[in-house]
RNA sequence: CCACCAUCCAGAGUGGCUGAGAGACCCGGCUCGCUGACGCCACAGCAACCACCCCACGACCCGUCGUGGGAGCAGGUGCUACCGCCGGGACCGAUGGAGC
Numbered sequence: 001c002c003a004c005c006a007u008c009c010a011g012a013g014u015g016g017c018u019g020a021g022a023g024a025c026c027c028g029g030c031u032c033g034c035u036g037a038c039g040c041c042a043c044a045g046c047a048a049c050c051a052c053c054c055c056a057c058g059a060c061c062c063g064u065c066g067u068g069g070g071a072g073c074a075g076g077u078g079c080u081a082c083c084g085c086c087g088g089g090a091c092c093g094a095u096g097g098a099g100c
Stems, first nucleotide, its partner, number of pairs: 002099001004097005013043005021032003025089005044080003049076002053070008084092001
């Protein structure tokens, strides 16, 4: 980069730096923002996709794999205004997983 699968109405903020736009894109709304938004960094927190651990079932090459369920002073990500802010549109986007 490309295609695939799952999820996207729950939850969780302070400080420092910066300085004018921001909530992905288009149209229409509604919001946030010089009482400093957005972004970046640090710390804190939320959650539980993957990993780890336990249980059940199945498969076979018989100690590994697959599927389902469960636990957590949580290892790898992610997230921490508004339902992906809302309606419409667009082979739309974001995150995770497993591939090429």
A computed fold for a 100-nucleotide RNA from an Actinomycetales bacterium, annotated as SAM riboswitch aptamer (S box leader).
Model confidence (mean pLDDT): 85 of 100.
Taxonomically the source falls in Actinomycetales (Bacteria, Bacillati, Actinomycetota, Actinomycetes).